[in-house]
Context: one part of a larger RNA
RNA sequence: CGUAUGGGGGAUGCCUAGGCUCUCACAGGCGAGGAAGGACGUGAUAAGCUGCGAUAAGCUACGGGGAGGUGCAAACGACCUUCGAUCCGUAGAUUUCCGAAUGGGGCAACCCACCAUGUAGAAGACAUGGUAUCUAGCAAUAGAAGCAAACCCUGGGAACUGAAACAUCUAAGUACCGGGAGGAAGAAAAAACAAUAGUGAUUUUCAGAGUAGUGGCGAGCGAAAUGGAAACAGCCCAAACCAUGAGUGUUUCGGCACUUAUGGGGUUAUAGGGCCAGCAUUUAGUAUCUAAUUUAAGUGGAACGAAUUGGAAAGUUCGGCCAUAGCGGGUGAUAGCCCCGUACACGUAAGCGAUUAGGUAUGCGCUGGUACCCUGAGUAAGGCGGGACACGAGGAAUCCUGUCUGAAUUUGCCGGGACCAUCCGGUAAGGCUAAAUACUAGUGAGAGACCGAUAGUGGACGAGUACCGUGAGGGAAAGGUGAAAAGAACCGCGAACAGCGGAGUGAAAUAGUACCUGAAACCAUACGCUUACAAGCGGUCGGAGUCCAGUAAUGGAUGACGGCGUGCCUUUUGCAUAAUGAGCCUACGAGUUGCACUUUUCUGGCAAGGUUAAGUACUUAAAGGUACGGAGCCGAAGCGAAAGCGAGUCUGAAUAGGGCGCUAAGUCAGGAGGGGCAGACGCGAAACUUUGUGAUCUACCCAUGACCAGGUUGAAGUUUCAUUAACAUGAGAUGGAGGACCGAACCAGUAAACGUUGAAAAGUUUUUGGAUGAGUUGUGGGUAGGGGUGAAAGGCUAAUCAAACUGAGAAAUAGCUCGUACUCCCCGAAAUGCAUUUAGGUGCAGCCUGGGAUAAGAGUAUCACGGAGGUAGAGCUACUGAUAGGGCUAGAGGGCUUCACAGCCUAUCAAACCCUGACAAACUCCGAAUGCCGUGAUAUGUUUUCCUGGAGUGAGCCGCGGGGUGCUAAGGUCACGCGACGAGAGGGAAAGAACCCAGACCAACAGCUAAGGUCCCUAAAUACAUGCUAAGUUGAAAAAACGAGGUCGAACUGCACAGACAGCUAGGAUGUUUGCUUGGAAGCAGCAAUUCAUUUAAAGAGUGCGUAACAGCUCACUAGUCGAGCGGUUUGGCGUGGAUAAUAAUCGGGCAUCAAGCAUGUUACCGAAGCUUUGGAUUGACAGUAAUGUCACUGGUAGGGGAGCAUUCUACAUGCGCAGAAGGUCAGCUGUAAGGCGAGCUGGAGUGUGUAGAAAAGCAAAUGUAGGCAUAAGUAACGAUAAUGAGGGUGAGAAACCUUCACACCGAAAGACUAAGGGUUCCUGAUCAACGAUAAUCGGAUCAGGGUUAGUCGGGGCCUAAGGGGUACCCUGGAAUAACGGGGGAACUUGAUGGACAACAGGUUAAUAUUCCUGUACAAUUUACAGUGCGAUGUAUUGACGGAUUGAUGGAGUGCUUACGUACCGACGGAAGUGUACGUUGAGCCUAGCCUUCGGGCAAAGCGAAAGUAUGAAAGAGAUUCCAAGAAAAUUUACUAAGCUUCAGCUGUAAUAUUCCCGUACCGUAAACCGACACAGGUAGUUGGGGAGAAUAUCCUAAGGUGCUU
Repeated sequence: CGUAUGGGGGAUGCCUAGGCUCUCACAGGCGAGGAAGGACGUGAUAAGCUGCGAUAAGCUACGGGGAGGUGCAAACGACCUUCGAUCCGUAGAUUUCCGAAUGGGGCAACCCACCAUGUAGAAGACAUGGUAUCUAGCAAUAGAAGCAAACCCUGGGAACUGAAACAUCUAAGUACCGGGAGGAAGAAAAAACAAUAGUGAUUUUCAGAGUAGUGGCGAGCGAAAUGGAAACAGCCCAAACCAUGAGUGUUUCGGCACUUAUGGGGUUAUAGGGCCAGCAUUUAGUAUCUAAUUUAAGUGGAACGAAUUGGAAAGUUCGGCCAUAGCGGGUGAUAGCCCCGUACACGUAAGCGAUUAGGUAUGCGCUGGUACCCUGAGUAAGGCGGGACACGAGGAAUCCUGUCUGAAUUUGCCGGGACCAUCCGGUAAGGCUAAAUACUAGUGAGAGACCGAUAGUGGACGAGUACCGUGAGGGAAAGGUGAAAAGAACCGCGAACAGCGGAGUGAAAUAGUACCUGAAACCAUACGCUUACAAGCGGUCGGAGUCCAGUAAUGGAUGACGGCGUGCCUUUUGCAUAAUGAGCCUACGAGUUGCACUUUUCUGGCAAGGUUAAGUACUUAAAGGUACGGAGCCGAAGCGAAAGCGAGUCUGAAUAGGGCGCUAAGUCAGGAGGGGCAGACGCGAAACUUUGUGAUCUACCCAUGACCAGGUUGAAGUUUCAUUAACAUGAGAUGGAGGACCGAACCAGUAAACGUUGAAAAGUUUUUGGAUGAGUUGUGGGUAGGGGUGAAAGGCUAAUCAAACUGAGAAAUAGCUCGUACUCCCCGAAAUGCAUUUAGGUGCAGCCUGGGAUAAGAGUAUCACGGAGGUAGAGCUACUGAUAGGGCUAGAGGGCUUCACAGCCUAUCAAACCCUGACAAACUCCGAAUGCCGUGAUAUGUUUUCCUGGAGUGAGCCGCGGGGUGCUAAGGUCACGCGACGAGAGGGAAAGAACCCAGACCAACAGCUAAGGUCCCUAAAUACAUGCUAAGUUGAAAAAACGAGGUCGAACUGCACAGACAGCUAGGAUGUUUGCUUGGAAGCAGCAAUUCAUUUAAAGAGUGCGUAACAGCUCACUAGUCGAGCGGUUUGGCGUGGAUAAUAAUCGGGCAUCAAGCAUGUUACCGAAGCUUUGGAUUGACAGUAAUGUCACUGGUAGGGGAGCAUUCUACAUGCGCAGAAGGUCAGCUGUAAGGCGAGCUGGAGUGUGUAGAAAAGCAAAUGUAGGCAUAAGUAACGAUAAUGAGGGUGAGAAACCUUCACACCGAAAGACUAAGGGUUCCUGAUCAACGAUAAUCGGAUCAGGGUUAGUCGGGGCCUAAGGGGUACCCUGGAAUAACGGGGGAACUUGAUGGACAACAGGUUAAUAUUCCUGUACAAUUUACAGUGCGAUGUAUUGACGGAUUGAUGGAGUGCUUACGUACCGACGGAAGUGUACGUUGAGCCUAGCCUUCGGGCAAAGCGAAAGUAUGAAAGAGAUUCCAAGAAAAUUUACUAAGCUUCAGCUGUAAUAUUCCCGUACCGUAAACCGACACAGGUAGUUGGGGAGAAUAUCCUAAGGUGCUU
């Protein structure tokens, strides 16, 4: 690696009990008669769900029904039922407690009352009923409240966003908050539209129309009239006038007037009504009653057998039957005739609704006249400011109104889009009104080209559950044995009720409650092949051997060895990149849908026409279909601003010219490609707004409590003494101040280390700061998000803070990043220009692609001819400018001279000119090549151009050439030309995007070449010829200035047999130590020079070395010897030094020296996906009727176009299947690909094929989502280093359990009590799967049972603080107005951390005790008795208060001890104690006495009940002192008021009298609370012994508790 068999896991297939979206019908509310929603109960047993409510899985009546029942949910037990159960329907009864919650209160499901009646007769108790607030009302009484999905009306009202920014605008009157109503709501019977014609309330719909308009005239917003439809319905008041009642005023008492109430009357625009006159008399409708019909549970309801396979028949085969019923479901596989049903027919008590019929009541007026009267006032209208109208203040009509004004009265008034006139329409300032329309929480019946368990609701299942969060709120996972439990009797292994193996059941047990199928990752076992010198993107091409199958051919598995070879995706100029993303597998996961929107194209219908929309009718199983419906839309004519004219028209004087038109057919439906509006391909912000939730953390504040060992210092004041005239002052005492000192608890957090996947999401150890104060801390409260709080750090505000958290707007927006899923075929870019709040975006153009047109012979190439031009070059006495040398010479400087002028000189500067030389992108007297334009010829043949649909691109990069810039730097940068990469494979360059060669349709174990190569790696020459190189130079990166007797050439030149060059032998002298200088200078420190002269073969006033100076050694030069070439200069080839970098680290390597190096030349050969050969395929063109043939093409990113495969569902047609479907697995076959077919095995019930249609339609990547499984890894770790060891016991098993002994640790705690919080953890028995960081016989684990006892303890029935609630009332907003938002708040109420208030000791349980028991007490109430001025919500008093310091008294407690008591003191004998241990006590009563503030306090002795002594309070009460001046109320005690005074009340005594509710277990510095944990953290108060010590420091230790769960 492969095969097989398993484990693991839960994909896939099949299924559906649940969802999703709709249709039709109903219903459209429930509630003080107590709702919605809950708490708690309720069963023989009962944890959950369901039902129900103390009548509690139910009770009663009526109806239905007819044999079994006691829900989900088994078993046992006990029961019910033909005297009709269970069950179904209808109507009743009951219905605890909470909740609007309603007697008061409250921390919802609890506490506490009052009144009436009753038991019943005092107290107490119990039962029943009642007792809230507001509104209306005199009252009786009635109503309201609260809840509920959407729809509706109304008040208030955002922001993100869009405008590519943003402010008007938009989003949007949306979200959200508030108020209110109904089954609908709202609107509504013209002070309306319209336009010279008319309509006639409202509402909804289709058009009108994306029109008219509006609009930073931007983005956008966006009508109406009118037409077609649906449905149709109209009415009532106020007033005038009349009448009556009441009241007021007035009166001549006859009345009159006014106000008010009621009745009649009356209700409108061609005005009407009153009024006057005349005439006439009951329809429509509304309300109510009666009857009938329609309804619940329900009843009847056709028709089948056999054989066969099988576990089972409904399958198959054969033969029948029914059908107003072949919808559907079930039954052991697929059933019209087996069951339930279905079509059809039938059925009923009461009540509601609807329809129809009948009865009763109520109930319309007409005509004429016009003098007078009436016809809606703080109104209409106007000014200012807003808002609504499509309409943004605009020329702005119309409507609403905050404010200021303010009419008219029918001869009136309003409107017709400023305004005015004419004309027309109407009659405001009062009200009601069905239908057509909107919605669905709920009920019934049904439907789906909707989902099928990661889907569909969040929820198929005890899901709004578990769980998380203080809270608002957030919010899962989890379906399937089988036809039937027939759910495995019995046996074995085992400690075992674990598990396993047999046996048995079953069709099947690899269907065994971890249960259908059972994929992959991952983990094993067995076998075959392979593997221990091997360097490897692990494949591919070749291939030996071994094994397997097969008779063989052949096929399969493995793969020694060899060749080649740097994953995928994304993003990029460019990625193996050391740039992004992915641990692996499985499932899910992204261009969709809508719209009378729009454009292009295709198909179809009709065609100068085309087409209906809404709606209506019919039909149907249907949401479908058919018909009607012509409103409207598009087209058929345009031009113009318009009037207007019209195949033309506009401009214009024009009959001119020009512009736009005419001379091409549309329209409707469907499909496809784009666009628009919508979330619009998917995921992703930080933010903004709005409604709420949070001060259990923390900040500050308020109220009330608590705490701070011990030691030190010694302020003021006082006092004494000294001193002073007196003060002052000094000293000593006393005193006890202080944001004083040292230092524990406590608070903090300075430094370091550790810790950093922690013991701990901030700690530990050591160290450090404060520690009577601006101190620390408990409990209860207050302040809330642009807000709070802040001794201020932008700190804190629940592990969150430069604006908390939660839900919503919301799928905010994202020019940004990432991801975006099957195949094949054709073509194929760009990284440029212009513009841009633009530069990584976009628009137009350019370049690509599909379709169509164009034939002008376009385009392109070559050649020829003709043109324009100012580059390269060149030139400058041709300009401009620059420029070297010389000449000549103005001018200037310097020098000389001079009185001055003038003059002279000058290797100073220098114009102009001349000679020689020479420069320029912005110089040109000149001037190419190439390119460009035109014409012609030839070649090619649509490559061109135009229209139209769809794009992408607008980051480029390298090489070469000629340029700019830069440093003639850059893998730099800018533009131009060409090429390549991009988007291009192949060969070469070791390796390399771009260089060289060359453009890949497929196959081949064929051939020829290109670049480049031919010793080996490595295919091909150890080829040939001639040279060079000695450096491994070189052999594929490159190297300088400068240097050198390297070597090989070339040229020129000198010396040389008259003897060169080199070597050797010898000489190298004299004047002279030249002169000067100098201490010296003699060839040789330095200066000077006629560096001279002499002797010579030759020899310098000296080339070096050397000396203090000489000396000395040399050289130049000369002779001899030797015997043939020796030097110099210039130049060329190849070499050499110069030459320093990190692996031995390289020429690619080995290696190579007459090369395998270099140079020149020659001939072979190798070498690519190039070319050729053979076969095949696609596309295009052409030919052909076609088959087919010929020719050409076929790299490809973004992108365009074309053709297909697969998946799910639907329709039609047609098949398969228990004699085995889908799915799974795996041989084999097949197609160019996506794919298709498929034996066997598994599986156990469904599922194909063809043709169309419709899509939740294809995954490798998104730090994707969910699940599973790996890796690290048997690794780190097992949570304080206070510590264990042994014997015995139990047990299957003992380091950890029990017990004994020893040891160790804490001991101001690691002991004891208790608040909060937790909630059974307590005790006992049993158990060990899981939990316990290990084991476990143990446990705070699991199962079962048990356990908490109060007049006095704590809380309530008492009180009040901060604070909360809140009536009246006030304030505020102005949106709230009878019942109400926000803020405050007398009364009232609530609220402890405080005040008040009565019990102690002993005993007892497995587990409680101040609670039980025993004993002894006390309080209140009641009753009885006795006495008596009692009486409050009033008054007074008390209650009643700070810090610090402090003595005395006192004696809580504790210790100690010689006393006392009890017990004991060791075989035997004797003796004893300053031997041992324990105990010696509480509440209460009482009083001598003492103290006293006169209230009282303490208290000996005594009783109870039997010592002494020491120490000694921080308790209680005082005292002193200080300044910051230190709760309230109940209560207590007195006093009285009303009142009562035989009672009641008060005081006292007595009694076998009475005494309610809640808490009470256990933990509580902790394994039970807060920290996710049995977590080294945090957690208020009380107590806290002994020795040493100042001490609660520290060390040791007692009681007690522990040894910290590897």